[in-house]
Context: one part of a larger RNA
Parts: sequence; C1' cells; structure tokens
RNA sequence: UGACGGGGACCCGCACAAGCGGUGGAGUAUGUGGCUUAAUUCGAUGCAACGCGAAGAACCUUACCCAGACUUGACAUGCUCAUCAUACCCUCCCGAAAAGGAGGGGUCGGUUCGGCCGGAUGAUGCACAGGUGCUGCAUGGCUGUCGUCAGCUCGUGUCGUGAGAUGUUUGGUUAAGUCCAGCAACGAGCGCAACCCCUGUCACUAGUUGCCAGCACGUAAUGGUGGGGACUCUAGUGAGACUGCCCAGAUCAACUGGGAGGAAGGUGGGGACGACGUCAAGUCAGUAUGGCCCUUACGUCUGGGGCUGCACACGUACUACAAUGCCCAGUAUAAUGAGAACCGAGACCGCGAGGUGGAGGAAAUCUACAAAACUGGGCCCAGUUCGGAUUGGAGGCUGCAACUCGCCUCCAUGAAGUCGGAAUCGCUAGUAAUGGCUCAUCAGCAACGGAGCCGUGAAUACGUUCCCGGGUCUUGUACA
Repeated sequence: UGACGGGGACCCGCACAAGCGGUGGAGUAUGUGGCUUAAUUCGAUGCAACGCGAAGAACCUUACCCAGACUUGACAUGCUCAUCAUACCCUCCCGAAAAGGAGGGGUCGGUUCGGCCGGAUGAUGCACAGGUGCUGCAUGGCUGUCGUCAGCUCGUGUCGUGAGAUGUUUGGUUAAGUCCAGCAACGAGCGCAACCCCUGUCACUAGUUGCCAGCACGUAAUGGUGGGGACUCUAGUGAGACUGCCCAGAUCAACUGGGAGGAAGGUGGGGACGACGUCAAGUCAGUAUGGCCCUUACGUCUGGGGCUGCACACGUACUACAAUGCCCAGUAUAAUGAGAACCGAGACCGCGAGGUGGAGGAAAUCUACAAAACUGGGCCCAGUUCGGAUUGGAGGCUGCAACUCGCCUCCAUGAAGUCGGAAUCGCUAGUAAUGGCUCAUCAGCAACGGAGCCGUGAAUACGUUCCCGGGUCUUGUACA
C1' cells in the first nucleotide's frame, strides 16, 4: 500500500421489511446430470452452466456410429502432358446410394494464322489441398461478470531515507469523485452527467395509399364519389424544462422541502452507451491464428442408424387443481410487424384439420375474426359440464421419404391433480398480474422457447435492527 475481520462509523440497492404473484407437490414440454448404447457428436458447470451455442436434429444439417466407396482429392493456385469431342445433356448395366462400366446427342471464342492466346476437360506425377483433430493455460477478436457500482489514475509541486503519501482526506450535499465550502496543494485525463434514439405537449411545413368537420352526390351498408386540409394520423423542422419564478430552511454556498404556471418538475419515462481492472472466466466448434498431430486418412462421398435412447436426480417453463370459474350464444375495440417459389379475400365442399378456386396485393391501397372485457343462458361445489395426460380408431398437411422420429383435426378414452414440506424467485406503476397478436429461424415442425407489440390493470414501502451484495472513512493483523 492492499486484502481480510462472526472490528467500528456513515451510506446505497426489490437486500430485508410491507405487499402481490409464483417455484418447490401433479401432468406435460424443454435443457442438464446420470445410466444405457455401435453411436447416444462437441462445448457451456456457484452467482455469471442447465428453453445456454441451437433464430427450427425425419434425410440434409451432422461434427457421432455401422456399412459401402474415393485418393491431387468435395474446394484453391501453379507446373508437366494430352484432347479441343469446350461446357454440358440423355439412355442403359451393376448397386442401397455413392462409386464403377457402356452407348448416344452436342461439337468453344479470338487470332498478327505460330498448336499462338484465352477458356475448358481429362491423365500422370509433383508442389499442395483438406482436418468441427489437440492446446482458450501460446493468441487476436468478441463476450459474460462485479456493475451503470462511482470509482480508477496522471503531470507539476510539497512531505517522507524509502516503499509511498498528499491531491481523492474533512464538513455539507447529490443518483453520481454531483456540486459547494475548507485544506500543501494546483491542475488534468478515463469514467458520472450531457450530446444520440424512442416516447409524452404544442406550432409550422406537406397532404397520398391515410383522414372526413363543413358543402354536395350516391348506397341495403361502407370516405363509396366530387371535393376539402379543419381534425386524427403520417414524417420532417422547430419550440418546450433551465431549480427559470415564488416561499421557507441552509454558511444568504451547494442544495433540500413546499407552491405557482405547465402536457410534462427537479435525471419527465424508456433505450443505446459499461472507466482502471477482476475471474490464466467463456469461446481454437463462428471466423482468424502460433505450435503440435493425421495425410490411400483424424481428409472426402454415399446409404442406414444416432444426436429423440430411460430404474432415476436437478434447473427453466406451460397446463391445471376451478364458481373473480367452466361451457354455449351474441357482441365491441388494437399495435408492432410480415408478404412474390410469397400473403391469399368473397364464393363453394368438408363436423374439423383442410380442400377447390384465384379477386386484390412488391402493399399507409390488398391479405390475417385480436383475446381477455361486456350482454344473455346453463352448470351448483362434485374428482364435477373442473382438469386434460394417456391410449384406440379415422383423417388432413408438408416433404423423395413422417417406422425409428413431424405437426394438426375429429370420434372415443378420460390419468395425476382438491393450491403444494424444508426451502426459494420476480416485481415499486402503466410496473406486477392477466389477455391475445406479430415476427425471426423455417418445405414442415417438436414454439409451451426467444424477440417484440398492444388490451385490462393492482397492492405495498413504518423503516434500515437483521440476511445478501456494494461504496467511503477508520481500526487490528503472525496474510501478500
């Protein structure tokens, strides 16, 4: 100087408390461990691995296993030789396919006419290719984490023999090393804040595909039509909030409490943004890359299987156990976003999944019913009109192909489950809880996952004694 303390002081955080809803019990989905296996590819492992890499494992993917094949190779560049039948396409044999063999069609461009140039194919050999093989403890890059915590440092000066100290401590204050006052310090840098984006108010500009107040036309109905730019909205430019104003407190400092005006008030709300560093944290399997290793195989191709196995254990979710509910009927209202090998309306067929068909739409124009809510009716506390697992049967869709191993529909079946032990998680407001919708990946789908969007919309916070994590100062130490 640090680190540590079941030392002290002060402060903060959904850290506790106060509340609301869960997890832990059940069933299922999904990930992991374990076990099994020819293989169940590999990685991630306290917080910070476990719906993680994977924004899509039937084949492919695919790295694993079994079997069958290839060897300058599936892919790149160069040298040598041959052929120009350029390329390429088709058929047959064998085969599970790949591979191998045979036949047919097609018959390159330029040219200084030199087998000269370009381009291509084949062969042979060589240089080489190739490796998701090892090492993240050789690395780059990227990322997680402490932590959006308020810290981490430097120059000069001063102090100390020196390591170092000071500044950065102290008194206030703040979300903040934020600011003020003081002080052997005076300044500065990386962080904080602000500058960026979205959102909340208003104005201006612009009105199509959006809108419709007023004026007309028209319809069973609809901005449907003429027209209009007021409004909503769209999307660009500005304004607006700064403790600016008032009162009180305070060192008449910083600031704090209250108030006015205002759409918004003291960081308005949210996002992006992550200091010096820590964990030899994670990743050689995203890519790059040193070294090591394989080179008729640890490379490459193909068929099939596996990654989906199941006495069990754990994590994360979904669905429930019901009456603030379930079922039936009626009926109102979104936003984000997507669409051409695509989205697909009206109509018709089917109980339905879906099918036929193809209006419109490269889209503010067309496509997609929001659901919970509300109204009416039924159920009457039961393993039930709760719950839907499981299983049988019949179908639909995608796709060469749904046996291993897809999703969906209908009929039947109707399991566990009556609110969950010890323990444990999230959340402070348009939040929790709850309801649906959209998108990426994608032929299809294991999505109940992820990323977003809108609807309905709470309760509670006395307080900081305690638990956890963190910050500052101080103290002890046989630790570095």
The prediction has a mean pLDDT of 82. The part of an RNA shown here (small-subunit ribosomal RNA, 3' major domain) has 480 nucleotides and comes from an Akkermansiaceae bacterium. Its Rfam family is "Bacterial small subunit ribosomal RNA". Rfam links the family to the GO terms ribosome and structural constituent of ribosome. Taxonomically the source falls in Akkermansiaceae (Bacteria, Pseudomonadati, Verrucomicrobiia, Verrucomicrobiales).